[in-house]
Predicted 3D model of a 73-nucleotide RNA (transfer RNA) from a Thermoplasmata archaeon. The organism belongs to Thermoplasmata, within Archaea. The sequence is in RNAcentral, with records from ENA and MGnify. RNAcentral records the identical sequence in 2 taxa.
């Protein structure tokens, strides 16, 4: 250089064109404890890696591009 897969909360991960983007942990508050930890409840916390297109809609589809990882020469 080409070819593949992949980037979604602080971290790890499901998800797939339209309903509120699950879940685990971590983190706030409360409860329970003497008091920590578990453990119950309830919270906040995402431009779905960027910038275009296509659609009535896009994290899902299309091209560029940037980051990571495997093959190839």
């Nucleotide at each position: 250089g080409g070819g593949c897969c992949g980037g979604u909360a602080g971290u790890c991960g499901a998800g797939u064109g339209g309903c509120g983007a699950a879940g685990a942990u971590g983190c706030c508050g409360c409860g329970c404890u003497u008091a920590c930890a578990a453990c119950g409840c309830g919270g906040a916390g995402g431009u779905c890696g960027g910038c275009g297109g296509u659609u009535c809609g896009a994290u899902u589809c299309c091209g560029c591009c940037c980051c990571g990882g495997c093959c190839c020469a």